[in-house]
This is a predicted structure of a 75-nucleotide RNA (transfer RNA) from a Chloroflexota bacterium.
Rfam family: tRNA. Rfam classes the family as a transfer RNA.
The sequence is in RNAcentral, with records from ENA.
The source organism's lineage runs through Bacteria, Bacillati and Chloroflexota.
Its mean pLDDT, the model's own confidence on a scale to 100, is 82.
RNA sequence: GGCUACGUAGCUCAGAGGCAGAGCGGGCGCUUCAUAAGCGCUAGGUCACAGGUUCGAGCCCUGUCGUAGCCACCA
Repeated sequence: GGCUACGUAGCUCAGAGGCAGAGCGGGCGCUUCAUAAGCGCUAGGUCACAGGUUCGAGCCCUGUCGUAGCCACCA
């Protein structure tokens, strides 16, 4: 340098064009003499960034950035 995959909540990850979600973690409560476990409720998101397509984009297209892998080049 080229190619491929990935980037979504604090973490691990779903989400096949039409309300952004789960588990864990956090907060509050129930339960208990108390703790743990269990149960209920709840907060938390510029969907990496910018543009485009579309009535509508996390999803499709282009570019950029980052991470990982593969290939090549150099002396």